About this RNA
The part of an RNA shown here (large-subunit ribosomal RNA, domain IV) has 350 nucleotides and comes from a Bacillota bacterium.

Context: one part of a larger RNA
RNA sequence: CCCUCGCUAAGGAACUCGGCAAAAUGACCCCGUAACUUCGGGAGAAGGGGUGCCGACUGGGUGAAGCGCCAUGCGCGUGGAGCCUGGGAGGUUGCAGAGAAACGGCCCAAGCGACUGUUUAACAAAAACACAGGUCUCUGCUAAGGCGCAAGCCGAAGUAUAGGGGCUGACGCCUGCCCAGUGCUGGAAGGUUAAGGGGAGGGGUUAGCGUAAGCGAAGCUCCGAACCGAAGCCCCAGUGAACGGCGGCCGUAACUAUAACGGUCCUAAGGUAGCGAAAUUCCUUGUCGGGUAAGUUCCGACCCGCACGAAUGGCGUAACGACUUGGGCGCUGUCUCGGCGAGGGGCCCG
Numbered sequence: 001c002c003c004u005c006g007c008u009a010a011g012g013a014a015c016u017c018g019g020c021a022a023a024a025u026g027a028c029c030c031c032g033u034a035a036c037u038u039c040g041g042g043a044g045a046a047g048g049g050g051u052g053c054c055g056a057c058u059g060g061g062u063g064a065a066g067c068g069c070c071a072u073g074c075g076c077g078u079g080g081a082g083c084c085u086g087g088g089a090g091g092u093u094g095c096a097g098a099g100a101a102a103c104g105g106c107c108c109a110a111g112c113g114a115c116u117g118u119u120u121a122a123c124a125a126a127a128a129c130a131c132a133g134g135u136c137u138c139u140g141c142u143a144a145g146g147c148g149c150a151a152g153c154c155g156a157a158g159u160a161u162a163g164g165g166g167c168u169g170a171c172g173c174c175u176g177c178c179c180a181g182u183g184c185u186g187g188a189a190g191g192u193u194a195a196g197g198g199g200a201g202g203g204g205u206u207a208g209c210g211u212a213a214g215c216g217a218a219g220c221u222c223c224g225a226a227c228c229g230a231a232g233c234c235c236c237a238g239u240g241a242a243c244g245g246c247g248g249c250c251g252u253a254a255c256u257a258u259a260a261c262g263g264u265c266c267u268a269a270g271g272u273a274g275c276g277a278a279a280u281u282c283c284u285u286g287u288c289g290g291g292u293a294a295g296u297u298c299c300g301a302c303c304c305g306c307a308c309g310a311a312u313g314g315c316g317u318a319a320c321g322a323c324u325u326g327g328g329c330g331c332u333g334u335c336u337c338g339g340c341g342a343g344g345g346g347c348c349c350g
Base pairs, nucleotide, nucleotide: 001345002344003343004342005341006340007339008338010336011335014334019331027051028050029049030048031047036041038170052092053091054090057087058086059085060084061083062082066078067077068076069075070073093097105329106328107327108326109325110324111323112321113320117129118128133168134167135166136165137164138163139162145154146153147152171316172315173314174313176246177245178244181243182242183239184238185237186236187235190234191233192232196228197227201223202222203221204220205219208215209214247265248264249263250262251261274308275305286302287301288300289299290298
């Protein structure tokens, strides 16, 4: 010096990113327990008191010996010892009576997630995943969907209160506007449209004809127009708990300020309710209030929301959480600021 442990005056979080670590709390009995609440809870809330031993007293349970009786039985009655277990007084003792060990610290407020669960085996346990519940959609049974080249199998020895997929995520109150684009669903009149059908017409070849230029039957062969050809696309509708989207400028009220109001441009439609400097706010330590002697954090408000917003759900919410944030009580070697001690290492000698 290191590790593990014990103690420590006064102070008591001044430590630190942060009470990390440690300390403290702790069992049983009794008293007593708030807001809030989904009436279950919150609750071991919080906060208090008691606890050893001794001899008396008193209650409950069991019920021996002894004694009595007779219809002799594992009989009945009486009897109360001993043992078990409570209670309220009294006394007594130590520094200390749950005398050791085991054995909750608590409260207030906020965020997120309802909850119990699940997860990155070996740096993350969470506000991530899951979850009951909600909703959309597909699927009529050889179901849809999935695995497989296939046979075959799962779905399911199920049948729409069933099964698959997507999103959301208890519960409460709710979930606005836009269908122009994209997707999906429906439609089939018109436009477009493949193979194929169809063959107008044309080319090559050459029997023949022609003095020649050239023409050129049949056959074979190569192109090939019109016309007939489905779905799809175009088109017409519907559809948002489908992908998604949800404006700008100017003016205006008898102080000022502001603008219920008006004008104008654009759009498919211009963000409703609720919430809001937020796990979202750049400016920003916004401003005001609270808490502190002092508060970039925290809580309550305000709203000019850079860039919340309604199932990529919005806003609340009792209970729950090894989650995150702020505050407080208790308690402490975290600290002021160190010190002492124990055991084990290191180090020295051998």
Rfam family: Bacterial large subunit ribosomal RNA. Its family is annotated with ribosome and structural constituent of ribosome in the Gene Ontology. The prediction has a mean pLDDT of 91. NCBI's taxonomy places the organism under Bacteria, Bacillati, Bacillota.